[in-house]
RNA sequence: AGUAGGGCAGAUGAUCGCGCCUUGAAAUUUUGAGGUGAGGAAAGUCCGGGCUUCACAGGGCAGGAUGCCGGAUAACGUCCGGUGGAGGCGACUCCAAGGAAAGUGCAACAGAAAUAUACCGCCGAAAUCCUCGGAUUUUGGUAAGGGUGGAAGGGCAGUGUAAGAGACUACCGCCUCCCUGGCAACAGAGAGGGCAUAUGUAAACCCCAUCCGAAGCAAGACCAGACAAAAGCGUUGACGUGGCCCGCCAGCUUUAGGUAGGUUGCUAAAGGCAGCCGGCAACGGCUGUCUCAGAUAGAUGAUCAUCCACGACAUAACCCGGCUUACCGCCCUGCUUAU
Numbered sequence: 001a002g003u004a005g006g007g008c009a010g011a012u013g014a015u016c017g018c019g020c021c022u023u024g025a026a027a028u029u030u031u032g033a034g035g036u037g038a039g040g041a042a043a044g045u046c047c048g049g050g051c052u053u054c055a056c057a058g059g060g061c062a063g064g065a066u067g068c069c070g071g072a073u074a075a076c077g078u079c080c081g082g083u084g085g086a087g088g089c090g091a092c093u094c095c096a097a098g099g100a101a102a103g104u105g106c107a108a109c110a111g112a113a114a115u116a117u118a119c120c121g122c123c124g125a126a127a128u129c130c131u132c133g134g135a136u137u138u139u140g141g142u143a144a145g146g147g148u149g150g151a152a153g154g155g156c157a158g159u160g161u162a163a164g165a166g167a168c169u170a171c172c173g174c175c176u177c178c179c180u181g182g183c184a185a186c187a188g189a190g191a192g193g194g195c196a197u198a199u200g201u202a203a204a205c206c207c208c209a210u211c212c213g214a215a216g217c218a219a220g221a222c223c224a225g226a227c228a229a230a231a232g233c234g235u236u237g238a239c240g241u242g243g244c245c246c247g248c249c250a251g252c253u254u255u256a257g258g259u260a261g262g263u264u265g266c267u268a269a270a271g272g273c274a275g276c277c278g279g280c281a282a283c284g285g286c287u288g289u290c291u292c293a294g295a296u297a298g299a300u301g302a303u304c305a306u307c308c309a310c311g312a313c314a315u316a317a318c319c320c321g322g323c324u325u326a327c328c329g330c331c332c333u334g335c336u337u338a339u
Stems, first nucleotide, its partner, number of pairs: 001336008010307007018037008039313001043324002046322005051216004058245002061242001063212005068082005083097001084095004098207002103205002105201003119146002121142009154172002157169003173195001174193004179188003220264004229255005237249001239247002271290008
């Protein structure tokens, strides 16, 4: 100067004021004691689940997601390790990382031509002219050389040819097969093939593999309260649904009126911490110990004093595991580079 990981998130004291829980005394007012009270992202609502209901049970299609291999996990699009590729002097970081030889589509400009070529050029034949070097026209061969381009019938160097060309040879590239190492992705080495396998693109359509029922705590359960009908459909239809089959039920749809308060769900968990064991690690097991918000117009505040890093981003609402985004500063550890 970097890079990877971890921790803190103002502190202490005093006074007054709040929510919840436990408990004592009082008496329908109250009061005492104890415990506890927002985050690393509580944000986003982007994924995955726990839980609840549909439901006594499903099968396809559509749609969506993931996409190298192996593992972890309740699960995941997350995490760990490895392989391949890219960046970096390096420590390290990143990858939307299956298939272009099933098919379709797209590829500006330049260039003669971008699903297939001949603009310039090289070589041969014929005719004409001629300053005997050649020039012009017609015709046949050619894809090595030049130009354009990111890419022009794999690359490069030779043999060969009238001139060339995988036409042939060696070395690469590509494809197929075997052997060795590895669970595997893959790596190494070898043999064969002359290769319409003619560029790129699949976060283009598509193909392949794996996975996904729907709705959601305003889910649900209980108590209280209030009731008024009218029209339509009738095996029509509701539900499982985005749609089909199938299943099950007997009512369904629209308009209009009335009631809508309380309790619960609601926090003891895929929980936290410490030690030991297994594993490269993610993580798992064992032992011990702790209980750390449950509000419901919504609790964390105010004042004073001192210290300091002078406090940024910012406040739970069923819960948890992740990802992404925002951010003032401080501390600790490993590794890399330069001097």
The RNA shown here (Bacterial RNase P class A) has 339 nucleotides and comes from a mouse gut metagenome. Its mean pLDDT, the model's own confidence on a scale to 100, is 77.